[in-house]
Molecule: transfer RNA
Organism: Myxococcota bacterium
RNA sequence: GGCGAGGUAGCUCAGUUGGUAGAGCAGCUGAUUCGUAAUCAGCAGGUCGUCGGUUCAAGUCCGAUUCUCGCCU
Repeated sequence: GGCGAGGUAGCUCAGUUGGUAGAGCAGCUGAUUCGUAAUCAGCAGGUCGUCGGUUCAAGUCCGAUUCUCGCCU
C1' cells in the first nucleotide's frame, strides 16, 4: 500500500425487507432476612466511532474519514 471483518448502555452482545433502540451482567431503590448473600419487583443509564448524502423516515442504504483485529504484498 491492497482486501476483509468489526466499533450500538459501565462490560459482553442482539437489532429480521429502512418504520418509536433491546437483552444478560454490573449500578441504584424497594420487598424478603436477626444481618449478609441469594431470590423477587421496579428504576436509571444511548449523539448507534465521526462527518456528509439518499429518503416522509437511517443503527440498517451510499460516500469519506478514524480506530481495532485478520489476511496479502